[in-house]
Source information:
A computed fold for a 384-nucleotide RNA from a Planctomycetota bacterium, annotated as Bacterial RNase P class A. Taxonomically the source falls in Planctomycetota (Bacteria, Pseudomonadati).
């Protein structure tokens, strides 16, 4: 100097002017007022997990459904995080994995291939034995054919071909035999554990697939701030109380007529009149539910920063300091100057700055992000 890899931090600063929202204070203009103060993020996003909180349901259990799935730890909890184990990949720094069960059962394994799970003879090899032909020294021996058949070593197909390598063995072969590796069973040692290591025994039986059905274990009731709690108008309707009825008619009704009584309107009073009501209750009083509207929930919280301690770490404990948006269809913006940064430059200057914005709160994950800074690790090249 270059390449690879793993983290962490920042996401322009200061000032002027104009403007917006919340809160507090002031008023000798109670306001479209003045002053002060606070006013988005590392992801506020996706709403994918987990909790708090609330209502609902509620004796307990099971089925079903969903999620998760190595071990140990952290946590309020998690599908998150940390550490470790094992598999796979690696430029050897590291990365990554739903990583329980395939010997409970069922299913599937396309194409190719002879054969895909109580396997299979296409090519190849052999043909000891049996068969056929032939030579001969003839119940024997030699040579040949590839007919019966043997063979899973080699080739070929495939993602996968029923342990691998080597030696012995054989007609050729084959765990047929042996050594090592692998596998299975059991033992011992170490470890909290996943597991690791080392003997011993067994020729080896048991292909893959469970983000296929399924089995096992663990967890989960449902709905979500438009949750929910409280206050509560007008109008209409409901419950209760108070007060006043008799007669007649028919087509038998929420009907009509007469008299009596009550209420309302015609400014008040009396008369009169119109309407309504009286055993189906006008009118007055009262009760409770719900609507509009208002208040709370609602931001002091598993809170932030710093020191110390414990722990490999995630994290936890303790001490000190701090208060840091909160509303309602919804404010957090614009502009100018200087400085810093980046790019271009004719050295005068010109241009540029990402992804994106709360809505009950919190812990995670995932996704987006111009540019800058910083700390590790490994490899290569050059020089000293």
């Nucleotide at each position: 100097g270059g390449g690879c890899u793993g983290g962490c931090g920042c996401g322009g600063g200061c000032g002027g002017c104009c403007g917006c929202g919340g809160c507090u204070c002031g008023c000798a203009u109670u306001g479209a007022c003045g002053a002060g103060u606070c006013g988005a993020g590392g992801a506020a996003a996706g709403u994918c997990c987990g909790g708090g909180c609330u209502c609902u349901a509620c004796a307990g259990g099971g089925u079903g459904c969903g999620a998760u799935g190595g071990u140990g730890g952290g946590u309020a909890a998690c599908g998150c995080c940390c550490a470790c184990a094992g598999g796979c990949c690696u430029u050897c720094g590291g990365g990554u994995c739903a990583u329980g069960g395939a010997a409970a059962g069922u299913g599937c394994c396309a194409c190719a291939g002879a054969g895909a799970a109580u396997a299979g003879a296409c090519c190849g090899c052999c043909g000891a034995u049996g068969g056929c032909c032939u030579c001969u020294u003839a119940u024997g021996g030699g040579g040949g054919c590839a007919c019966a058949g043997g063979u899973a070593a080699g080739g070929g197909u495939g993602a996968a071909a029923c342990g691998g390598u080597g030696a012995g063995g054989u007609a050729a072969g084959a765990g047929c035999u042996c050594a090592c590796c692998g596998c299975c069973g059991g033992c011992g040692u170490g470890g909290u554990g996943a597991c690791a290591c080392g003997g011993c025994g067994g020729g080896c039986a048991c292909g893959g697939u469970a983000a296929a059905c399924c089995c096992c274990a663990u967890c989960g009731g449902g709905a979500g701030a438009a949750a929910g709690a409280c206050c509560a108008a007008a109008u209409a309707g409901g419950g209760g109380a108070g007060a006043a009825g008799a007669g007649g008619g028919c087509u038998c009704g929420c009907c009509c007529c007469u008299c009596a009584g009550g209420g309302a309107g015609c400014g008040a009073c009396c008369c009169g009149u119109u309407c309504c009501c009286u055993u189906u209750g006008a009118c007055u009083c009262u009760c409770g539910g719900g609507u509009a509207g208002g208040u709370c929930g609602u931001u002091c919280g598993a809170g932030g920063c710093g020191g110390c301690g414990u722990g490999u770490a995630a994290a936890c404990g303790u001490c000190g300091c701090c208060c840091c948006a909160g509303a309602g269809a919804a404010a957090u913006g614009g502009u100018c100057g200087c400085c810093a940064c980046c790019u271009c430059u004719u050295c005068g200057g010109a241009g540029g700055g990402a992804c994106a914005g709360g809505a009950c709160c919190c812990g995670g994950c995932u996704u987006a992000u111009a540019g800058c800074g910083u700390c590790g690790g490994c490899c290569c090249c050059a020089c000293u």
Rfam family: Bacterial RNase P class A. Gene Ontology terms of the family: tRNA processing, ribonuclease P activity and dimeric ribonuclease P complex. Its mean pLDDT, the model's own confidence on a scale to 100, is 75.